A computed fold for a 72-nucleotide RNA from a Gemmatimonadota bacterium, annotated as transfer RNA. RNAcentral holds the sequence, with entries from ENA. Its Rfam family is "tRNA". Rfam classes the family as a transfer RNA.

Formats: sequence, structure tokens, C1' cells
RNA sequence: GCUCCGGUAGCUCAGUGGUAGAGCACUUCCUUGGUAAGGAAGGGGUCGAGGGUUCAAUUCCCUCCCGGAGCU
Repeated sequence: GCUCCGGUAGCUCAGUGGUAGAGCACUUCCUUGGUAAGGAAGGGGUCGAGGGUUCAAUUCCCUCCCGGAGCU
């Protein structure tokens, strides 16, 4: 330098055009003599950045940034 994969909640990951989700974690409450476990409710996201297409973009297209793999 070229090719490919990935970037979404604190962490690990779903979601491939139509209001962004799960598990764990966090907060409050219930339960207990207390802790753990269990139960109920809740908070938390500029979907890596910018632009384009579209009535509508996490999703499609272009450029860039970051991480990984391969080739030379």
C1' cells in the first nucleotide's frame, strides 16, 4: 500500500429500511434476625464521525477515525 471483518447501554452481544433490545451490572422496594439467593419496579444510548440516497437510515452508498485478520 491492497483486501476482508468489526465499532450499538458500564461489560458481553442481538437487531440488515418503519418508535433501539437481551443477559449480566447499577438504583429503589419486598422477603430475612442478618447476608446470599429469590421477587417487583426503575434509570441509563448523538447506534465511532461527517456527508449522500429515501417519505423514513443502526440498516443502503461515499469519505474519514479506531481495533483485528490476511496479502504484498